[in-house]
Molecule: c-di-GMP-I riboswitch aptamer
Organism: Thermoanaerobaculia bacterium
RNA sequence: CAUCGACAAAGGCAAGGUCAGGCGAAAGCCUGGCUCCGCAACGCCACGGGUCAGUGAAUCCUCCAGACCGCCGGGCUGCCGAA
Numbered sequence: 001c002a003u004c005g006a007c008a009a010a011g012g013c014a015a016g017g018u019c020a021g022g023c024g025a026a027a028g029c030c031u032g033g034c035u036c037c038g039c040a041a042c043g044c045c046a047c048g049g050g051u052c053a054g055u056g057a058a059u060c061c062u063c064c065a066g067a068c069c070g071c072c073g074g075g076c077u078g079c080c081g082a083a
Base pairs, nucleotide, nucleotide: 004081005080012039013038016035017034018033019032020031021030022029023028037070043076044075045074047073048072049071050068051067052066056063057062
């Protein structure tokens, strides 16, 4: 350094719920507090597949624009150092 992922160590993130506020047509997203399912990439990217929505257009399940990276794959980056 790479692979790998410990009954190691220091930390990190935060599903869902809830309170307050905001964005969006919707799916869904954001900020702060409390709680905390879980996660070795549960950090980032919408590149591929998949699922969701349907404002706008089209008319046959399509196009433009959208959502989910905690659905899977892939790309990039990263803490620690046992076997």